[in-house]
RNA sequence: AAGGAAAAAGGCAAACCCGUCGUGAGGCGGGGACGCAAAGCCACGGGUCUAACCCCAGGAAGUUCUGCUUCUGUCCCCCAUUUCAAAGGGGGACCAGCGCGUCAGCGCUGAGGGGGUUAGAUAGCCGGGUUGCCCAUU
Repeated sequence: AAGGAAAAAGGCAAACCCGUCGUGAGGCGGGGACGCAAAGCCACGGGUCUAACCCCAGGAAGUUCUGCUUCUGUCCCCCAUUUCAAAGGGGGACCAGCGCGUCAGCGCUGAGGGGGUUAGAUAGCCGGGUUGCCCAUU
């Protein structure tokens, strides 16, 4: 320097639960162990995820109707379906917009998909960088 079979000293800690910070992905602390020989550290490359904005086609509503405007929420339950892009039906709570109202409330609308930019998250997705315990072995 490489490698990781057995072992020792030991170490870390997934899901889940509680607290806390964050719009969120997620972080941190406690409990808890699925696993881990770097599951120590670093967002450098790729992946995935989040938020805001933009673009593409699609959907819905409205309208002065062949064009334009606005929207294209969060969580949960039941039924159906399950490839060759996809978004089926019904219901509930909350939130937003619009309308009505006798001011108690009521009605209507609220498929999602692909791509990009910016800012983030992930080191327990992979690669890379860097530091390190033990040991059969080379």
c-di-GMP-I-GGC riboswitch aptamer from a Candidatus Sericytochromatia bacterium, 138 nucleotides, folded computationally. The sequence was found by an Rfam model in a public genome assembly. The coordinates come from a structure-prediction model, not an experiment, and the mean pLDDT is 78.